[in-house]
RNA sequence: GCCUUCGUAGCUCAGUGGAUAGAGCAACAGCCUUCUAAGCUGCUGGUCGAGUGUUCGAAUCACUCCGAGGGCG
Numbered sequence: 001g002c003c004u005u006c007g008u009a010g011c012u013c014a015g016u017g018g019a020u021a022g023a024g025c026a027a028c029a030g031c032c033u034u035c036u037a038a039g040c041u042g043c044u045g046g047u048c049g050a051g052u053g054u055u056c057g058a059a060u061c062a063c064u065c066c067g068a069g070g071g072c073g
Base pairs, nucleotide, nucleotide: 001072002071003070004069005068006067007066010025011024012023013022018056028042029041030040031039049065050064051063052062053061
């Protein structure tokens, strides 16, 4: 340099054009317990890597850039 996969919550990921963007774990609060752990309930947390475009409508499609992994030279 070329090809390719990926970037969504603190972490691991789902969501591949249309309902307020979700789950598990973690954090916080409560219940339970002599206390802790476990269990149960609730709650918090997101400019969906950045920008531009397509579309009535974009996390999702296109292009450019940034970052990470893999392959080739």
Predicted 3D model of a 73-nucleotide RNA (transfer RNA) from a Pseudomonadota bacterium.
Lineage of the source: Bacteria > Pseudomonadati > Pseudomonadota.
It matches the Rfam family "tRNA". Rfam's curators write: Transfer RNA (tRNA) molecules are approximately 80 nucleotides in length. By type it is a transfer RNA. Rfam links the family to the GO term triplet codon-amino acid adaptor activity.